[in-house]
Context: one part of a larger RNA
């Protein structure tokens, strides 16, 4: 290279959208004849291979005939099952319309209670705070508690559920304004309009970065007190970026189910969320999701098990002995931190 594999050993791209491509792609009919399939004809040198016979000197090597073969190539005639193509038609696939309904699904300006903190006054007096114990802190300039009033920023307790909704990050007070996606039934429309997708293009938690804002809690850093043999920790008292908002960048996670997407197909039992059918009302049935628990069959094994890790097919990633090393060394991207790419040399 073939092949073989990709939950856990290496290895599923963080996640969509969709171009080339691929590849496949539901049912019919009519045509062409590239593939395909059958006759023919022309070449397919000669030697060699194989097969039958024959010489030499018994084999055997070697030489002579015939004969088969050279599975290939041109062309010509006919077949139309499949592929292909041309055109015409179906409705199941796949989409639009319409009906119903669920829902932290995105976005913007709004707006409500708790609660910490901090300001202001009132009651009150020697404390409070913190820990294994303390000690730093804070407090007779009146602290902590306690009442009343303000200020602000930040996040939503009960409801909360192997419950929702998104592609995937993620998404939770509350009403409102835009505005995306699924889903049930019904069958009106269109008529294969599918399926995967290198490139490309968006979107992507935290932490970080730029400018301006904002700052209440929390807290890297820093700084004090403890501990300790020591303590650049853990424990404590403070505390600054950050953490929020705007806009613009980073593009990275144990970005996880460590499991790609998409079709079909394969025992059952049990919750559950949304619909539809049935019913007086139920049980029960059907679809779309989410969960357990098990069979078959996989599996190295744990385990998977109709939400498959199971039979199958179709299109992409990506892996191929370990360390060097996700380094150098190029390019590309970025304000920078880095980020994609991404190696050998030696060693074992």
């Nucleotide at each position: 290279c073939u092949g073989g594999g990709u939950g856990u050993a290496a290895a599923g791209g963080g996640c969509g959208u969709g171009u080339a491509g691929g590849c496949c792609g539901g049912a019919g009919a009519u045509g062409c004849a590239a593939g395909u399939u059958g006759g023919g004809a022309g070449u397919g040198a000669a030697a060699u291979c194989c097969c039958g016979g024959g010489g030499c000197u018994u084999c055997a090597a070697c030489c002579c005939c015939g004969g088969a073969a050279c599975u290939g190539c041109u062309u010509u005639c006919a077949a139309a099952a499949c592929u292909g193509u041309a055109u015409c038609c179906c409705u199941u696939g796949a989409g639009u319309a319409u009906c119903g309904g669920a829902g932290a699904g995105g976005c913007a300006a709004g707006c409500g209670g708790a609660a910490u903190u901090c300001c202001u006054a009132g009651u009150g007096u020697a404390g409070c705070g913190g820990u294994g114990a303390a000690a730093u802190g804070c407090g007779u300039a009146g602290a902590u508690a306690u009442u009343a009033g303000g200020a602000g920023g930040a996040a939503c307790a009960c409801c909360a559920g192997u419950g929702g909704c998104g592609a995937a990050g993620g998404c939770g007070a509350c009403g409102u304004u835009c505005u995306g996606g699924g889903c049930c039934g019904c069958a009106a429309c269109u008529g294969a309009c599918g399926c995967u997708c290198a490139g490309u293009c968006c979107c992507g938690a935290a932490a970080g970065c730029g400018u301006g804002g904002g700052g209440a809690g929390c807290a890297a850093a820093u700084a004090g007190g403890a501990u300790u043999a020591g303590a650049u920790a853990c424990c404590u008292u403070a505390g600054u970026a950050g953490u929020c908002c705007a806009c613009g960048c980073c593009g990275u996670a144990a970005a996880c189910g460590a499991u790609g997407a998409g079709u079909a197909c394969u025992a059952a039992g049990u919750g559950u969320u949304g619909g539809g059918g049935g019913u007086c009302a139920g049980a029960c049935c059907c679809c779309a999701g989410u969960g357990c628990u098990g069979g078959a069959g996989u599996u190295a094994a744990c385990g998977c098990a109709a939400u498959a890790a199971g039979u199958a097919c179709u299109c992409c990633g990506c892996c191929u002995g370990a360390g060097u090393a996700g380094u150098a060394c190029g390019u590309u991207c970025g304000c920078a931190a880095g980020a994609a790419u991404g190696a050998a040399a030696c060693u074992c």
Record summary:
Model confidence (mean pLDDT): 84 of 100. A computed fold for a 348-nucleotide part of an RNA from an uncultured bacterium, annotated as small-subunit ribosomal RNA, central domain. Its Rfam family is "Bacterial small subunit ribosomal RNA". Its family is annotated with ribosome and structural constituent of ribosome in the Gene Ontology.